[in-house]
């Protein structure tokens, strides 16, 4: 230099016919149980603002297509594999 693949919460990892983003697990918060802990069970868990009813933003970065994009197209960045 060329080809292929990947990038989503604190972490792993779903959402793949383009149609509610974050299922599920780990971790963490709070509670139950316990003398206390562990284990177990329940609950909550992206961000900002908020009149607490909600509103807006959020899938590596920037554009494009579309009523609608994590998903399709273009450029770039990072990582992995292969070829030279």
């Nucleotide at each position: 230099g060329g080809g292929c693949g990947a990038g989503u919460g604190g972490c792993g990892g779903a959402a793949u016919u383009g149609g509610u983003a974050g299922a599920c697990g780990c971790g963490c918060u709070a509670g139950a149980c316990u003398c206390a802990a562990a284990a177990u069970c329940u609950u909550g868990u992206g961000a900002a603002c908020u009149u607490c009813g909600g509103u807006u933003c959020g899938u590596g970065a920037g554009g494009g297509u579309u009523c609608a994009a994590g998903u399709c197209c273009c450029u770039c960045c990072u990582c992995g594999c292969c070829c030279a």
A computed fold for an 84-nucleotide RNA from a Candidatus Saccharimonadota bacterium, annotated as transfer RNA. Its Rfam family is "tRNA". Rfam classes the family as a transfer RNA. NCBI's taxonomy places the organism under Bacteria, Bacteria candidate phyla, Candidatus Saccharimonadota. The sequence was found in a public genome assembly. Its mean pLDDT, the model's own confidence on a scale to 100, is 81.